[in-house]
Context: one part of a larger RNA
Molecule: large-subunit ribosomal RNA, domain VI
Organism: metagenome
RNA sequence: CGUAGGAGAAUUGCGGAGUUCUUCCCCUAGUACGAGAGGAUUGGGGAGGACGGACCUCUGAUGUUCCUGUUGUCCCGCCCGGGGCAGCGCAGGGUAGUCACGUCCGGAAAGGAUAAGCGCUGAAGGCAUCUAAGCGCGAAGCCCCCUCCAAGACUAGUUCUCCCUGAAUUUCGAUUCCUGAAGGGUCCUCGUAGACUACGAGGUUGAUAGGCCGGAGGUGUAAGGGCAGCAAUGCUCUCAGCUGACCGGUACUAAUGGCCCGUGAGG
Numbered sequence: 001c002g003u004a005g006g007a008g009a010a011u012u013g014c015g016g017a018g019u020u021c022u023u024c025c026c027c028u029a030g031u032a033c034g035a036g037a038g039g040a041u042u043g044g045g046g047a048g049g050a051c052g053g054a055c056c057u058c059u060g061a062u063g064u065u066c067c068u069g070u071u072g073u074c075c076c077g078c079c080c081g082g083g084g085c086a087g088c089g090c091a092g093g094g095u096a097g098u099c100a101c102g103u104c105c106g107g108a109a110a111g112g113a114u115a116a117g118c119g120c121u122g123a124a125g126g127c128a129u130c131u132a133a134g135c136g137c138g139a140a141g142c143c144c145c146c147u148c149c150a151a152g153a154c155u156a157g158u159u160c161u162c163c164c165u166g167a168a169u170u171u172c173g174a175u176u177c178c179u180g181a182a183g184g185g186u187c188c189u190c191g192u193a194g195a196c197u198a199c200g201a202g203g204u205u206g207a208u209a210g211g212c213c214g215g216a217g218g219u220g221u222a223a224g225g226g227c228a229g230c231a232a233u234g235c236u237c238u239c240a241g242c243u244g245a246c247c248g249g250u251a252c253u254a255a256u257g258g259c260c261c262g263u264g265a266g267g
Stems, first nucleotide, its partner, number of pairs: 001152001005163007015149004021049007033038001051106005059100004066093005071086006111143002117137004164266001166177004178264001183261004187203005208254003211250005217243003224237005
């Protein structure tokens, strides 16, 4: 810009993309077959491999400052208790998130038309013949089925809902005044989204983010006091104290006010 007014939602599916894998074991059955050795068709059940998708309950990784321990040194006057630096100083753990080594799921089944092939009926050609007319079966392949995108599918589709019902002039091209809807945007708080944009959740009729409160999870029993011990240290108040992202609650703080676009019934 188009989709013959504008807008918000929900959809159909022209078409396109993706997927399409495979092994072993058991039963049927040591049956059919075979002198034996051996050993099925078929149908059913089970366990895997590789690949792919999703997810984080479990297992595990990360988790640069969530907790703890600890070395050296400097500092807070000293003790105690802390802080800075040393690869996060090093070490032991670890929430959310992100991952795989983890978990779950997928390839299927059905249908249609067929290939090679196998047939039925059947003439030309009194027989025969799957073919000439006609009819059937038959593949991991084709179409469909399954997943995703999808009406710029210019054949521009469909459904629902919402909005606009002024005046004057005119050379009929338009101009001026009034009006400015539904809805959208700008801006701001953000994340399930993200390079930017877009998308999504919100903007006081508000829980969007921060703060605060409560909880979960993590770490592992803080400081201070008391007791025991010459002391290092231990015990007790104390499963304490601290705590990023997690789950809730709560307007304390910030999302204020506004502005812009979009018109007047539609060849």